[in-house]
Molecule: c-di-AMP riboswitch aptamer (ydaO/yuaA leader)
Organism: uncultured Anaerosporomusa sp.
RNA sequence: CGCCGAACUUCCCAAGGGAACACGGGGGAACCAACCACAGGGGUGAAGCCGCACGACCGGGUUUGAUGCCGGUCGGCGGCCGGGAUACCUCUUGUCCCGAACCCGACAGCUAACCCCGGAGGCGAUAAAAGGAGGAA
Repeated sequence: CGCCGAACUUCCCAAGGGAACACGGGGGAACCAACCACAGGGGUGAAGCCGCACGACCGGGUUUGAUGCCGGUCGGCGGCCGGGAUACCUCUUGUCCCGAACCCGACAGCUAACCCCGGAGGCGAUAAAAGGAGGAA
C1' cells in the first nucleotide's frame, strides 16, 4: 500500500481500562402471515438446496439369522444456487478462489414506539494487478 469483514476513527487515562463515532446485528404491537412442534427450535455469516446407494457407522423393521428394506450422520461424486478478488472507480468479458466457523439454551414469524448488543480478527507481493465500455484524476 492492497484484500476479506460491520469492525473505521476520536477523546480520557493511573496505559489496566473507559467513553463516543462511521458502520453492523438482535429482541419487540396492530395488521398480515403461519398451523409447525423432543427427529427440538432459533441467531450471526455467502457458507445453502437437490440427487446417487459409492464408502463407513447408528437406529428401526422383516427374519432362524442378515449385507437386500426404511430413516439418519459423516465422507465421496454430480447438479442447481450463493459469495469474494481481478490494483484509480463502476459495469462487463475472461481468469482465479470460497461455500467455514461460532453463538443462544426450550425460546423468538413480520413488527411502529421502545429495549439490548457488536464496533474483532485474519491475509497478500511481478501477478489474468488481463481485455472492453463509461467516468475520475